Annotation:
Predicted 3D model of a 498-nucleotide part of an RNA (small-subunit ribosomal RNA, 5' domain) from an uncultured marine bacterium. The full RNA is in RNAcentral, with records from ENA and SILVA. The coordinates come from a structure-prediction model, not an experiment, and the mean pLDDT is 84.
Context: one part of a larger RNA
RNA sequence: GGAUGAACGCUAGCGGAACGCCUAACACAUGCAAGUCGAACGAGAAUCUAUCUUCGGAUAGAGGAAAGUGGCAAACGGGCGAGUAACGCGUGUCUAACUUACCCCGGAGUGGAUGACAACUAUGGAGACAUAGCUAAUCAUCCAUACGUCCCUAUGAAUGAAAAUAGUAGGGAGAAAGAUUUAUCGCUCUGGGAGAGGGAUGCGUCCUAUCAGUUAGUUGGUGAGGUAAAGGCUCACCAAGACUAUGACGGGUAGCCGGUCUGAGAGGAUGUCCGGCCGCAAUGGAACUGAGACACGGUCCAUACUCCUACGGGAGGCAGCAGUGGGGAAUAUUGCACAAUGGGCGAAAGCCUGAUGCAGCGAUUCCGCGUGGAGGAUGAAGCCUUAAGGGGUGUAAACUCCUUUUCUGGAGGAAGACGAAUGACGGUACUCCAGGAAUAAGGGACGGCUAACUACGUGCCAGCAGCCGCGGUAAUACGUAGGUCCCAAGCGUUAUCC
Numbered sequence: 001g002g003a004u005g006a007a008c009g010c011u012a013g014c015g016g017a018a019c020g021c022c023u024a025a026c027a028c029a030u031g032c033a034a035g036u037c038g039a040a041c042g043a044g045a046a047u048c049u050a051u052c053u054u055c056g057g058a059u060a061g062a063g064g065a066a067a068g069u070g071g072c073a074a075a076c077g078g079g080c081g082a083g084u085a086a087c088g089c090g091u092g093u094c095u096a097a098c099u100u101a102c103c104c105c106g107g108a109g110u111g112g113a114u115g116a117c118a119a120c121u122a123u124g125g126a127g128a129c130a131u132a133g134c135u136a137a138u139c140a141u142c143c144a145u146a147c148g149u150c151c152c153u154a155u156g157a158a159u160g161a162a163a164a165u166a167g168u169a170g171g172g173a174g175a176a177a178g179a180u181u182u183a184u185c186g187c188u189c190u191g192g193g194a195g196a197g198g199g200a201u202g203c204g205u206c207c208u209a210u211c212a213g214u215u216a217g218u219u220g221g222u223g224a225g226g227u228a229a230a231g232g233c234u235c236a237c238c239a240a241g242a243c244u245a246u247g248a249c250g251g252g253u254a255g256c257c258g259g260u261c262u263g264a265g266a267g268g269a270u271g272u273c274c275g276g277c278c279g280c281a282a283u284g285g286a287a288c289u290g291a292g293a294c295a296c297g298g299u300c301c302a303u304a305c306u307c308c309u310a311c312g313g314g315a316g317g318c319a320g321c322a323g324u325g326g327g328g329a330a331u332a333u334u335g336c337a338c339a340a341u342g343g344g345c346g347a348a349a350g351c352c353u354g355a356u357g358c359a360g361c362g363a364u365u366c367c368g369c370g371u372g373g374a375g376g377a378u379g380a381a382g383c384c385u386u387a388a389g390g391g392g393u394g395u396a397a398a399c400u401c402c403u404u405u406u407c408u409g410g411a412g413g414a415a416g417a418c419g420a421a422u423g424a425c426g427g428u429a430c431u432c433c434a435g436g437a438a439u440a441a442g443g444g445a446c447g448g449c450u451a452a453c454u455a456c457g458u459g460c461c462a463g464c465a466g467c468c469g470c471g472g473u474a475a476u477a478c479g480u481a482g483g484u485c486c487c488a489a490g491c492g493u494u495a496u497c498c
Base pairs, nucleotide, nucleotide: 001498002497003496004495006494007493008492009491010490013369014368015367016366017365018364019362020361021327026325027324028323030322031321032320035072036071037070040069041068047062048061049060050059051058052057079280080279081278088205089204090203091202092201093200094199095198098197099196100195103193104192105191106190107189108188109187110186111143112142113141114140115139120133121132122131123130124129149173150172151171152170153169154168155167178185179184206252207251208250213243214242215241218240219239220238221237222236223235224234225233255277256276257275258274259270260269261268262267282303283302284301285300286299305316306315307314308313333359335358336357337356341355342353343352344351345350372402373401374400375399382393383392384391385390407435408434409433410432411431412430416425442487443486444485445484446483447468448467449466453482454481455480456479457478463470464469
């Protein structure tokens, strides 16, 4: 000198863009953050209409709320950085060891039969719920069929380091669900694609030797189990190996990267916002469902904590958005809207969406604008200074003329929106009219480094200070004043990096 997710002191007019718990991965009141489908299914409240009525109501039709079965979604999106020195990340390669719901392009099908559990009803119970009974389906089960598919046996190219592959023949196994407004949407088996994911591996990836030896599933083999899948991944048996001064093992610290800051570069430092990957969801562990989780707003167990209770027993998890307490030098609203973009469900209308779009707060940062312009005296007053003549503040003010960015008031008023309807932002941006210089300047420094000097006060006191150093009676270094210098809605200080 540059930089910052900054803080503190003094000061402060406006706009735009961005950013805003770096500390306690501390604890959380309250609200919201994941639903949707009646074109899968049964049942069906309110309400309306008609008829009957003993005016209590009953019957029939329409209607479709809340709940339930079922499907899809909930594994995305959003948060955080605790852990992790690791194939975690980055980059290259491999998978002859793999998976893939929804989507796209093909091929072949969609035939029969049966059953249960909710909802509901009844009983018990304070309740949670339990027991018994009825029932539907795209729920569940069985049978049939099988172009592809899978398994077994035999045969078997090309390519390749390697065939367990492609192909051929025989045998065996396995499927389905309907809905509708008749346009379609689905369902089953199967081939390919797209995108996504799992796994392996070369190289790179902080400090420490005041850590020198480490290791028994350890290293390898055979066989088996397990997985979508290779593999000590797991197990039985066998062998005795494997790693290590090219730093094993241990300890400390840390999410990694694209990037960011600095620097002429090499390098050094760093990883906030945005984007990619990884890990985590009170702490520890486990599986279930599913195409996908060992699952933030799912389940089970244990622990700590908090809450409810009729004392028998139960409930909870903000590192989602706001917000509260606490910690801290320090970091925002319990806002509006689904109008746009995107996501989930749905045939659609649409519903949901604290993702997102916006608004609010904060000079936290960057950028832009303004606080007036021109004229105006050998030069007012005040203040400072003086050698008392004068000098400085200083064209500065007053005063004259002008302008209206901004400000105030009034009027109009968007784009963003699509074939149509639909705008939170927002009566916002912007435009026009009127008024009047009107509404708007501070901070630090002035001994040298380092741009900028005098007077008074003080008297090694009070104090200053980044370093050198100032102050003990003429202090350009302390304090005040005038003046000057540097920046400017900021200016300084502190902290950290280069």